RNA sequence: AGGAGAGGCCGAGGUGAUCGCUGGUGUCGCUGCGCGAGCGGCGGCACGAGAGGAAAGUCCGAGCUUCACAGGGCAGGGUGCUGGCUAACGGCCAGUCGAGGUAACUCGCAGGACAGUGCAACAGAAAGCAAACCGCCUGCGAAAGCAGGUAAGGGUGAAACGGUGCGGUAAGAGCGCACCGCCUCGUCGGUGACGGCGAGGGCACGGUAAACCCCACCCGAAGCAAGACCAGACAGGGGUCGCGUUGCCCGCGCGAUGACUCCGGGUUGGUCGCUGGAGCCCGUCAGCAACGGCGGGCCUAGAAGAAUGAUCGCCACUAGACAGAACUCGGCUUACCGACCUCUCCUCGUA
RNA sequence: GCACCCGUAGCUCAGCUGGAUAGAGCGUUGGCCUCCGGAGCCAAAGGUCAGAGGUUCGAAUCCUCUCGGGUGCG
Numbered sequence: 001a002g003g004a005g006a007g008g009c010c011g012a013g014g015u016g017a018u019c020g021c022u023g024g025u026g027u028c029g030c031u032g033c034g035c036g037a038g039c040g041g042c043g044g045c046a047c048g049a050g051a052g053g054a055a056a057g058u059c060c061g062a063g064c065u066u067c068a069c070a071g072g073g074c075a076g077g078g079u080g081c082u083g084g085c086u087a088a089c090g091g092c093c094a095g096u097c098g099a100g101g102u103a104a105c106u107c108g109c110a111g112g113a114c115a116g117u118g119c120a121a122c123a124g125a126a127a128g129c130a131a132a133c134c135g136c137c138u139g140c141g142a143a144a145g146c147a148g149g150u151a152a153g154g155g156u157g158a159a160a161c162g163g164u165g166c167g168g169u170a171a172g173a174g175c176g177c178a179c180c181g182c183c184u185c186g187u188c189g190g191u192g193a194c195g196g197c198g199a200g201g202g203c204a205c206g207g208u209a210a211a212c213c214c215c216a217c218c219c220g221a222a223g224c225a226a227g228a229c230c231a232g233a234c235a236g237g238g239g240u241c242g243c244g245u246u247g248c249c250c251g252c253g254c255g256a257u258g259a260c261u262c263c264g265g266g267u268u269g270g271u272c273g274c275u276g277g278a279g280c281c282c283g284u285c286a287g288c289a290a291c292g293g294c295g296g297g298c299c300u301a302g303a304a305g306a307a308u309g310a311u312c313g314c315c316a317c318u319a320g321a322c323a324g325a326a327c328u329c330g331g332c333u334u335a336c337c338g339a340c341c342u343c344u345c346c347u348c349g350u351a
Numbered sequence: 352g353c354a355c356c357c358g359u360a361g362c363u364c365a366g367c368u369g370g371a372u373a374g375a376g377c378g379u380u381g382g383c384c385u386c387c388g389g390a391g392c393c394a395a396a397g398g399u400c401a402g403a404g405g406u407u408c409g410a411a412u413c414c415u416c417u418c419g420g421g422u423g424c425g
Stems, first nucleotide, its partner, number of pairs: 001347008010338001013315007021050002024047010052322001056333002059331005064223004071250004076219005081095005096110001097108004111214002116212002118208002133154002135150006162180006181203001182201008227272004238262001240259002242254003268425001279298007352424007361377004379395005401417005
């Protein structure tokens, strides 16, 4: 210098002025209800705040709320190498193994196929404990051919019963041997997945579990349109006899002044839930890290037609994407114009 | 906002669970029949199985993500 890999951070430019929009706090004015304490409504002024890294998809996990979710069994769903973190997770961190890459590094739904069942089209002799189509060898035979041996070679297939070499043999074959692979045992290291070493076994145990299934662990269901309270309206009416928030059974609870799955009727008001929280930032300690402990600082949208805009000046500079909170968090995934920073690897050149 | 379902020929659907040929009806086109048309008979064309990636020897079907459409809930 070129190429590549990993991580972090920002992201409708910045700043000033004016006019607007939505909440909050304070204050002033007008006003409603109430005996009162007090509870509101409207408007003005001042102060301070006001969308994202994904607010998205709703794919996981929780908080919160309601339903007796008491309890037991069956069914159903999810996860799946090991250790750790966490409120929890299918997430994150660190490792093991496998695959890819020269490397930095990346990717992996990565338990079990000696518990059982199933599947493998076509081709092929044979697709799961066996198999002889061609070939090779032996015997018989004049020959055609027949009988037997053989999985080394050919051929088929996605896949053919360890691979290479030497010996051996009638031809062959783990039949014997060496190396590699596999299995078993021992030992060492590691918390563990696993790895190293040694000995033994001639190999017995093919694939598929994002097929059923088995094993281990986890899961009550529904969701803020959950739900709680106040006020008002209507028909304390009809219907059913049982009803009960996932499926089935047992059980349990409630039940006639009852229940509300159904039909009909009424209301389309208000308050709470509603934002201060497993919260954010900085420092320090322990840890490889995720994360955690301690100390200090900060308050950062809460609507119900639902709020972020417009104009002008200056500086940067010519435009810049994906995209707009709706109960709240922790993740994952997907979309995205670009800019900046740090670390690492490879090649070439120079010293 | 929350929960759920669907996407296969121009239209309506089957096939998906249980993997190995993409099919049916209507429609379209051509031919036969008829004086002509319809009806009828014969034949043909027409498919990125919504899109992408993965598992597998093999995917419309199984798994993941995305896109589009629809339904219900005070």
Molecule: RNase P RNA; transfer RNA
Organism: Kofleriaceae bacterium